[in-house]
RNA sequence: UAUGUCAAAGGCAAAACCGUCGAAAGUCGGUGACGCAAAGCUACGGAUCUAAGGUCUAACCGCCUGAAGCAAAGGUUUGACUAUGAUAGCCGGGUUGCCAUGU
Numbered sequence: 001u002a003u004g005u006c007a008a009a010g011g012c013a014a015a016a017c018c019g020u021c022g023a024a025a026g027u028c029g030g031u032g033a034c035g036c037a038a039a040g041c042u043a044c045g046g047a048u049c050u051a052a053g054g055u056c057u058a059a060c061c062g063c064c065u066g067a068a069g070c071a072a073a074g075g076u077u078u079g080a081c082u083a084u085g086a087u088a089g090c091c092g093g094g095u096u097g098c099c100a101u102g103u
Stems, first nucleotide, its partner, number of pairs: 001102004011036002016031004021026001034089001040095003044092003047087003053082004058077004
C1' cells in the first nucleotide's frame, strides 16, 4: 500500500421486548442476533426522518366598538412550511485501526 478466498484470535449487534431520557424522530442501558472487514470515530456534502419552537392558514371561543376605525387580549383546535433536533446499520468525504495474504 492493495485485497478479504482460507485460518486463528477476537470485535460489533438489526428487529422485537423491558427500562431510561425526549414533544417527536430517536438516544442510552439490559435481554436478544438480522447482519457487518471498519456495523470504530466524525453531521463536513447529499439524502431521509421528526416539527417542540417559529411563520402562515382555517374554524370556534373570547376581547373591543356602537356608526366610527380614534378602541381592543388573547386562547383552543385543523392544515401547510421550516432544523437549531435526529440517522455514521442510507450514500459520499475526513480520520484511526486488528488479523491474514499479496506487492